[in-house]
């Protein structure tokens, strides 16, 4: 230099055009003599950035950034 993959709560991951979810973690409450375990409820995201297409974009297209891999 060229090619490809990935980017979504604190962490790990789903979500192939119409309200953004799950597990773990976290907070409050219940339970216990106390802790752990268990139960209920809750908070937490401008979906990497900037544009484009569309009535509508996490999703499709382009550029860029970062990480990983391959080729030279």
């Nucleotide at each position: 230099g060229c090619c490809g993959a990935u980017a979504u709560g604190g962490c790990g991951c789903a979500g192939u055009g119409g309200c953004a979810g799950c597990g773990c973690a976290c907070a409050u409450u219940c339970u216990u003599g106390g802790u752990a375990a268990g139960a209920a409820u809750g908070a937490g995201g401008u979906c990497g950035u900037c544009g484009g297409u569309u009535c509508g974009a996490u999703c499709c297209c382009g550029a860029c950034u970062a990480u990983c891999g391959g080729c030279u």
Record summary:
The RNA shown here (transfer RNA) has 72 nucleotides and comes from Abditibacterium sp. Rfam family: tRNA. It is annotated as a transfer RNA. The same sequence occurs in records of 2 taxa. NCBI's taxonomy places the organism under Bacteria, Abditibacteriota, Abditibacteriia, Abditibacteriaceae, Abditibacterium.